[in-house]
RNA sequence: CGCCGUUCGAGUGACUGGCGUUGAAGGUGGGUGACCACCGGGGAGCUCGAGACGCAUAUGCCGCGCGCCUGGGCUCCAUUU
Numbered sequence: 001c002g003c004c005g006u007u008c009g010a011g012u013g014a015c016u017g018g019c020g021u022u023g024a025a026g027g028u029g030g031g032u033g034a035c036c037a038c039c040g041g042g043g044a045g046c047u048c049g050a051g052a053c054g055c056a057u058a059u060g061c062c063g064c065g066c067g068c069c070u071g072g073g074c075u076c077c078a079u080u081u
Base pairs, nucleotide, nucleotide: 004054005053006052007050008049009048010047011046012045015042016041017069018068019067020066021065026039027038028037029036030035040064060074061073062072
């Protein structure tokens, strides 16, 4: 000095379901299974920029109290096309 990571800012943003419980624990309408639309509330990640720092280890992360489920998205590593 470069790359990468952490932090902050801006932009973008997948996914945001069903049942039970509770005084309350998204709402409305539709559908019929665990979905759709709109609204409210969340949101990892990705891109760009900036300053400072950078030793090691462990753990994957994301949705509206908790529990039981269903189905997705993203990050990292390896292999194949």
Molecule: ZMP/ZTP riboswitch aptamer (pfl RNA motif)